[in-house]
Molecule: c-di-GMP-I riboswitch aptamer
Organism: Paraconexibacter antarcticus
């Protein structure tokens, strides 16, 4: 240096509901908590898909946002086996 992630976990994150707080919202930030996860680190100015919120019509359109814990991609890294 490259592969694979069955077993394991030095360390690591943290569904759901709970309280605080911020958004009109979709959801967000902290704290608490664990269903779980080998990228559940990151990118939403890389495709796709779900969802709000304006707005508009003969026309499922336009515009403006959420999810990276939906999938696929790219990128960086831990560990164990080989």
């Nucleotide at each position: 240096a490259g592969g694979u992630g069955c077993u394991a976990a030095c360390g690591g994150c943290a569904a759901a509901c709970c309280g605080c707080u911020c958004g009109u919202g979709a959801g967000g930030g902290c704290g608490g908590g664990a269903c779980g996860c080998a990228a559940a680190g990151c990118c939403a100015u890389c495709g796709g898909g779900u969802c709000u919120c304006g707005u508009g019509u003969g026309g499922u359109g336009c515009g403006a946002g959420a999810c990276g814990g939906c999938c696929g991609g790219g990128u960086u890294g831990c560990c164990a086996c080989c």